[in-house]
A computed fold for a 170-nucleotide RNA from Leuconostoc fallax KCTC 3537, annotated as Lysine riboswitch aptamer. Rfam family: Lysine riboswitch aptamer. About the family: Riboswitches are metabolite binding domains within certain messenger RNAs that serve as precision sensors for their corresponding targets. Its mean pLDDT, the model's own confidence on a scale to 100, is 79. The source organism's lineage runs through Bacteria, Bacillati, Lactobacillaceae, Leuconostoc and Leuconostoc fallax.
RNA sequence: UGAUAUCAAAGAGGUUGCGACUGACAACAGUAAUAUUAUUGAGUGAACCAAUCACGCAGAAGUAAUAUGAAAGGGGAAGUUGCCGAAAGUAUGAAUUGGUAGUUCAUAUUUGGGCUAAUCGUUAAUAGCGGUUGGACUGUCACAAGUGAUUGUGGUGCGCUUUGCUAAAA
Repeated sequence: UGAUAUCAAAGAGGUUGCGACUGACAACAGUAAUAUUAUUGAGUGAACCAAUCACGCAGAAGUAAUAUGAAAGGGGAAGUUGCCGAAAGUAUGAAUUGGUAGUUCAUAUUUGGGCUAAUCGUUAAUAGCGGUUGGACUGUCACAAGUGAUUGUGGUGCGCUUUGCUAAAA
């Protein structure tokens, strides 16, 4: 001088990067529910099953007509803000429940990024979201070719780039 290695710090991908909060607005919906009338005649009630409790022949649920008439979840312009496994999915376990579903947490594992096609699931929804299989594009690294711009192939985030401390082959 210094390949290389650990650690630390700072960054890049995208003008639709990933989330969170507030949120105009659209839709949910003339739906649910309530009331009246008619019909009908034994069940009905809070996601489903079971149980308890409550209501019900002084008429349950349902159907039809009339009148009144929502909300939540989900979406979302704009704004504010945290970040670059940002975040999301799957499985298992624990908590919650009587059980299932659902929700929260932990562990393991998968996915570089957005777009798009098909299909499945979710949802009121052909909106959105998620899973699987493809497509082109793109970031980054390796190898090969090229004077160069770049091209081709393959991989992908515990990755990549820059800088620094320490150790250190030659």